[in-house]
RNA sequence: AACGCUAGCGGCAGGCCUAAUACAUGCAAGUCGAACGGUAAGGUCUCUUCGGAGAUACACGAGUGGCGCACGGGUGAGUAACGCGUAUGCAACCUACCUUGAACUGAGGGAUAGCCCAGAGAAAUCUGGAUUAAUACUUCAUAAUAAUAUAAAACGACAUCGUUUAAUAUUUAAAGCUCCGGCGGUUUAAGAUGGGCAUGCGUGACAUUAGUUAGUUGGUAAGGUAACGGCUUACCAAGACAGCGAUGUCUAGGGGUUCUGAGAGGAUUUUCCCCCACACUGGUACUGAGACACGGACCAGACUCCUACGGGAGGCAGCAGUAAGGAAUAUUGGGCAAUGGACGAAAGUCUGACCCAUCCAUGCCGCGUGCAGGAUGACAGCCCUAUGGGUCGGUAAACUGCUUUUAUAUAGGAAGAACAUUUUCUACGUGUAGAGAACUGACGGUACUAUAAGAAUAAGGACCGGCUAACUCCGUGCCAGCAGCCGCGGUAAUACGGAGGGUCCAAGCGUUAUCCGGAUUUAUUGGGUUUAAAGGGUCCGUAGGCGGGAAGAUAAGUCAGUGGUGAAAGCCUACAGCUCAACUGUAGAACUGCCAUUGAAACUGUUUUUCUUGAAUUUAGAUGAAGUGGGCGGAAUAUAUCAUGUAGCGGUGAAAUGCAUAGAUAUGAUAUAGAACACCGAUUGCGAAGGCAGCUCACUAAACUAAUAUUGACGCUGAGGGACGAAAGUGUGGGGAGCGAACAGGAUUAGAUACCCUGGUAGUCCACACCGUAAACGAUGAUUACUGGAUGUUGGCAAUACACCGUCAGCGUCUGAGCGAAAGUAUUAAGUAAUCCACCUGGGGAGUACGCUCGCAAGAGUGAAACUCAAAGGAAUUGACGGGGGCCCGCACAAGCGGAGGAGCAUGUGGUUUAGUUCGAUGAUACGCGAGGAACCUUACCUGGGCUCAAACGUAGAGUGACCAUCUGUGAGCAGAUUUUCCUUCGGGACAGUCUACGAGGUGCUGCAUGGUUGUCGUCAGCUCGUGCCGUGAGGUGUCGGGUUAAGUCCCAUAACGAGCGCAACCCCUAUCUUUAGUUGCCAUCAGGUAAUGCUGGGGACUCUAAAGAAACUGCCUACGCAAGUAGUGAGGAAGGUGGGGAUGACGUCAAAUCAGCACGGCCCUUACGUCCAGGGCUACACACGUGCUACAAUGGUCGAUACAGAGGGCAGCUACCUGGUGACAGGAUGCAAAUCUCGAAAAUCGAUCUCAGUUCGGAUCGAAGUCUGCAACUCGACUUCGUGAAGUUGGAUUCGCUAGUAAUCGCAUAUCAGCCAUGAUGCGGUGAAUACGUUCCCGGGCCUUGUACACACCGCCCGUCAAGCCAUGGAAGCUGGGGGUACCUGAAGUUCGUGACCGCAAGGAGCGACCUAGGGUAAAACUAGUAACUAGGGCUAAGUCGUAACA
Repeated sequence: AACGCUAGCGGCAGGCCUAAUACAUGCAAGUCGAACGGUAAGGUCUCUUCGGAGAUACACGAGUGGCGCACGGGUGAGUAACGCGUAUGCAACCUACCUUGAACUGAGGGAUAGCCCAGAGAAAUCUGGAUUAAUACUUCAUAAUAAUAUAAAACGACAUCGUUUAAUAUUUAAAGCUCCGGCGGUUUAAGAUGGGCAUGCGUGACAUUAGUUAGUUGGUAAGGUAACGGCUUACCAAGACAGCGAUGUCUAGGGGUUCUGAGAGGAUUUUCCCCCACACUGGUACUGAGACACGGACCAGACUCCUACGGGAGGCAGCAGUAAGGAAUAUUGGGCAAUGGACGAAAGUCUGACCCAUCCAUGCCGCGUGCAGGAUGACAGCCCUAUGGGUCGGUAAACUGCUUUUAUAUAGGAAGAACAUUUUCUACGUGUAGAGAACUGACGGUACUAUAAGAAUAAGGACCGGCUAACUCCGUGCCAGCAGCCGCGGUAAUACGGAGGGUCCAAGCGUUAUCCGGAUUUAUUGGGUUUAAAGGGUCCGUAGGCGGGAAGAUAAGUCAGUGGUGAAAGCCUACAGCUCAACUGUAGAACUGCCAUUGAAACUGUUUUUCUUGAAUUUAGAUGAAGUGGGCGGAAUAUAUCAUGUAGCGGUGAAAUGCAUAGAUAUGAUAUAGAACACCGAUUGCGAAGGCAGCUCACUAAACUAAUAUUGACGCUGAGGGACGAAAGUGUGGGGAGCGAACAGGAUUAGAUACCCUGGUAGUCCACACCGUAAACGAUGAUUACUGGAUGUUGGCAAUACACCGUCAGCGUCUGAGCGAAAGUAUUAAGUAAUCCACCUGGGGAGUACGCUCGCAAGAGUGAAACUCAAAGGAAUUGACGGGGGCCCGCACAAGCGGAGGAGCAUGUGGUUUAGUUCGAUGAUACGCGAGGAACCUUACCUGGGCUCAAACGUAGAGUGACCAUCUGUGAGCAGAUUUUCCUUCGGGACAGUCUACGAGGUGCUGCAUGGUUGUCGUCAGCUCGUGCCGUGAGGUGUCGGGUUAAGUCCCAUAACGAGCGCAACCCCUAUCUUUAGUUGCCAUCAGGUAAUGCUGGGGACUCUAAAGAAACUGCCUACGCAAGUAGUGAGGAAGGUGGGGAUGACGUCAAAUCAGCACGGCCCUUACGUCCAGGGCUACACACGUGCUACAAUGGUCGAUACAGAGGGCAGCUACCUGGUGACAGGAUGCAAAUCUCGAAAAUCGAUCUCAGUUCGGAUCGAAGUCUGCAACUCGACUUCGUGAAGUUGGAUUCGCUAGUAAUCGCAUAUCAGCCAUGAUGCGGUGAAUACGUUCCCGGGCCUUGUACACACCGCCCGUCAAGCCAUGGAAGCUGGGGGUACCUGAAGUUCGUGACCGCAAGGAGCGACCUAGGGUAAAACUAGUAACUAGGGCUAAGUCGUAACA
């Protein structure tokens, strides 16, 4: 500046940044009668026939003439330039008006406008005739310190030269008016002012613009100009500019200043001031002191207007204003009162300059929208933990008192005014100076002042997740939206929208745009280049930059003093004026610059002399895969021939293609070919780098050491430039054994244009010529100096004694200081310094496009932009992961035993079905799970029917005497019928239901809002902390290492020392013993008794019961070991190395599970998603899966006989015993609330039978008849008996459990429960095995280490083609513009020159011609821009396709 919302006042400023686009209308430059002829209008006077006439020292239109119009005002198009800034110069110049000085101002002449007459034309305007004036024009005179020419002297210098003096010759001037004072005019000299020209320095971008230039550069001569000059012309010469950037293209008025910044800088040129340029576009001159002239002229062009169509007129980038453009910028105002300007003697006239006013919050500054008291801390709003509290909120409001800026009204009322002019006075003397008076205000009745009444007239905007001051609720639900960056929004949003509250500013507040800062992020001040962007592949070397010691000279750089300049305004300081401030004034300082001058002489430079240490040379020694060319060698390979020999060879993870009976492979001999050089050989050596390896010869180069001598800074670096430069590739000609891109075949694979195999061309080799790039790397430019140690090695030297050690030049390793982001580096620096070169400035696009250069080509070099993202990257850390490594463990594998997967059934799940099959659990860690027990109930589901403060209950109150109960209608409910309370002190109370108020209810949603609980990794050995230490930090150490253990168990070592949660132990059961106690348990001994029984007396010995203790600790021995510990058919012992089992689950992981156990936030329903009832469903059934039971039989089935448990349960119960029934069970009856009574084993054992069959196996299914529970067994219970007698003959791929009292097998009990779908679950005991070589592999886990582009952590990340959409860009047949140049043709106006038969007495002029030029036309190129069918790659875009290239 604009836009959005809002708006009380004043002061001071500012106000078309875009279309230098086009302009209607008005105004912006005139003035002078004291230059002139005059008189159109007006005034005055006179006359008048009232029409008019005359006069006028009033005044003045038009005209002649003078001065002005070149100032003032506008704009920034052009211009990259002596345009501007600064500093100089002109000995190369001009200057009207003004000031000062000198001199002069004499005598003539002819015209012309106007006026008058006539004419043409629409108009603009023009033509002809007659007459006239001047300070208009012109002739003559006079004239110099003027001009020109000649020549002289003196002085001065700045190169040409200048100044002064005097001389001679020639040439040149004037205007009048007058009030008589003067005002003018001419010449000249100076001044002042204003200009002109020249020069040094400074003053944009692009090198993807590298060469430009013919008047070009210089000279001579002439012309021209106020003046120098190629300014112009002729001739002569061939120069001039350019990497310190010429030329070209693009952009741009410059400066004082302004903004920002600590400064250095960066950006800027609006107002004001200075300079420049321009005036519709281009050209041209005239006039003039001054113009090539904004409101003058001529010509050309474009555009607009008038026209009678013949012809004419115009130029707001002056002030207003209009249209257009644009996000956007004001009034067709007042006045010359002030300041300034033009003219004039003056009055004065003119002045859109200027002074004022208007509009606009556009900016800056100032003021106000009130102040004090007043609490029930009110109502409302908002929030909350919600009986209530907080906030708003503050004395805010009401109310009381005060004030009145401002606004309103009334009254008064400026400064800006001084001049000029008129007049009076004074001084000098008639006009100057001074003093007084009079006159003059657009703004404006404005500023200001006073008075009046009354809080009366006056607050908004943005923001409130972090940055950044300010927080809650509601709505919304990745929607709507926000966002400057990060980002917010997917149902609890301080980020969206609203509200309450708050914060910051305030008549403004926000947004957008632009500039500087922050950004040391272009680094002069003040950066970097091993790995983040960045060292050229290497060397030589030009320009340039930098350069050793000493002395002298100089004074360019440098430093100091002085002088000039650096306009004013602005900035800064002080003071002052508007009430303050902004604003303004006065003064000072500053303007860091430039120029001149004087001085200094350390340093740099220049120059002279000199030195030897840098550098180079000499002599000697010795070194090496240094280079080039030649010769020679052996091994291997291939091929060929011959021989031996026979069936395969070869190749691979396994194969096949291939070779081979035409004799391969293998073995031997001979020959040929090409390429490469085993061992030595290395951490070695050489080279500038690339690179260099058999031996030998020749040639060439080099570093190194030692020693003297020589030269005397000869050096370092090095833009451009040159040379060299791996591999691959290219050209020509050779060569070709092996290897081997392309290609072919065989495999692998889902595919395999690959990896593997068999072949194989170019190439690899040589010569010559190109290419010129590499991870050309030490990812580390060259040179010089300095700065700690230790150790190895190569080549020399010195000194040597089989100690040691020195020195020079290289090549390595380790470790300090220092440096570094760290990793690291560390005399071979990435340390400390110096010089020079190269290079970098976020990622992608892109080392791409275009252009240019090089190349035969491939390609190389140079090298962008649009667009897009908010990252890309480095080093290190902790994890996780790896088809990385090491160590270790686990029924993890292996060794075994038994199962599952096949059959039937049971049960759970999925699916399907259904009105409904309620819900949840879903890899391991869901699926005989929640459910430890769905016929009704449960029950949450469905259908149908009901109820609504509603089922139950509590509290308070009111009123009632019923309610209850019985019966009927299927049930709930509702309705009907029957029934009509008790106590009492007579007040009431009890009871019952009714009504009112309050408190409901929900297995509805969210386990991703939660508590609690649980599963899993995992009973795995881990997880952490304090202090210390290390690290810039994340973090590390401890916890690692060596051993050991079941164990982070323990030991040793140790910058760690300790500690905590885990491990272990402490707890319970069990195995042995002791003590105590002895009923309901026990019974050895004693006694009694029975058909028999601890049945009884008695006993505590034993078993047992249940309390307390003991016991086990590697304690002992042997071996090994430092120890911890390990081993042993050890001993002893009931038990031996955690004896066996249980309980016990670290930090954490899985947004794991559960809102349906419970609790709970939020949301949702409220005659329903609440609640009641009946029936149904959860039990369905083509199918699939999990978990089980029973089997398939003889280690068995059936029948008979005979034994032995433990742990539990029991009164609505367990039931002995008796009777009945084949049986389930029924009918009696007794004991027991239980170590007392009761419930009860099976396998086993003994005997008999069956004899390998779908059976005397197996029992499903079905039929019949029953029993029991229960209101009720139809859907839908269990059991019994009889009959029926299905599948099934040991189960594919695969898979599960288990290491000892275990697996396997056998039964028993209990919870739930009326009963039971229990083959389930939880416990109990009986019988009772096999195997483990071992840790390669599968799975899971622990520790250490390594890599990582992963961190949602490999179920990770991520690449490319294709397909789709969008965007910008490149190429492109072409098409369309633009500016500039070149060549040719034409060529207006105009200057100059020539001519001039016409005009003129003449001077001269018209006319004509020549040169030049604006403009126009033609032509061919170049440059640049737009567009384009088609085409190319690029970028972006939640869930497209194909694969899986990279990161382990």